[in-house]
Context: one part of a larger RNA
RNA sequence: CGUAGGAGAUUUGAGGGGGGCUGCCUCUAGUACGAGAGGACCGAGGCGGACGAACCUCUUGUGAUCCAGUUGUCACGCCAGUGGCAUCGCUGGGUAGCGAAGUUCGGUCGAGAUAAGCGCUGAAAGCAUAUAAGCGCGAAGCUCUUCCCAAGAUGAGAUCUCCCAAGCGCAAGCUAAUAAGGGCACUCGAAGACGACGAGUUUGAUAGGACGGAUGUGUACGCGUGGUAACACGUUCAGCUAACCGUUACUAAUCGCCCGUUCGG
Numbered sequence: 001c002g003u004a005g006g007a008g009a010u011u012u013g014a015g016g017g018g019g020g021c022u023g024c025c026u027c028u029a030g031u032a033c034g035a036g037a038g039g040a041c042c043g044a045g046g047c048g049g050a051c052g053a054a055c056c057u058c059u060u061g062u063g064a065u066c067c068a069g070u071u072g073u074c075a076c077g078c079c080a081g082u083g084g085c086a087u088c089g090c091u092g093g094g095u096a097g098c099g100a101a102g103u104u105c106g107g108u109c110g111a112g113a114u115a116a117g118c119g120c121u122g123a124a125a126g127c128a129u130a131u132a133a134g135c136g137c138g139a140a141g142c143u144c145u146u147c148c149c150a151a152g153a154u155g156a157g158a159u160c161u162c163c164c165a166a167g168c169g170c171a172a173g174c175u176a177a178u179a180a181g182g183g184c185a186c187u188c189g190a191a192g193a194c195g196a197c198g199a200g201u202u203u204g205a206u207a208g209g210a211c212g213g214a215u216g217u218g219u220a221c222g223c224g225u226g227g228u229a230a231c232a233c234g235u236u237c238a239g240c241u242a243a244c245c246g247u248u249a250c251u252a253a254u255c256g257c258c259c260g261u262u263c264g265g
Stems, first nucleotide, its partner, number of pairs: 001152001005163007015149004021049007033038001051106005059100004066093005071086006110144003117137004164264001166175003177261001181259004185201005206252003209248005216240002222235005
């Protein structure tokens, strides 16, 4: 820009894409078959491999500062307690998120038309012949069935709902006000390169803060007691705690602006 008014939702599916893999074991059955050795079709069930998708309950990795320990040195006057630097100084753990080595799930089943192939009926050609007329069976393959995209499918589809009737004018149109709705702006997001998408903007839990909880770390500072001291014990399952959960308007979403029309060739 189009989809013959504008708008918000919900959709149909022309068409396109993904997937379609496979092993072993058990039963049937040591049966059919076979002199024996050996050893099935058909059918039923179980366990896997690789591949793929989603997810983070479990396991595990990361987790640049969440907790603790610790070395050297400097600073805060000193002690104590902290902070800076040294690869995040080093070390031991670790929330959320993200990941896989973790978890769950998938290929199926079924239908239709067929290929090679196998047939029925059957003439030409009194026979024969699956073929000439006619009718069947038959593949991991084809079309459906399953998942995803999809009306720019210009062949532009469908359904529901919402909005616009002021004045002048025969009409085209002009003037005043600016509908439904949308955008900008602002607070943000398990959404994201940017657009986009989603949640909100005081009629508010959108983000931050506060409070409570969870989780992690592992028993803080200070004080007391014991010990010459290093240190230990008690107060104390303490103290601190990111991204998690909940509650709460304390802070910030202020004030606002723009587009979009008048019933539709």
Background: Large-subunit ribosomal RNA, domain VI from a Bryobacterales bacterium, 265 nucleotides, folded computationally. Its Rfam family is "Bacterial large subunit ribosomal RNA".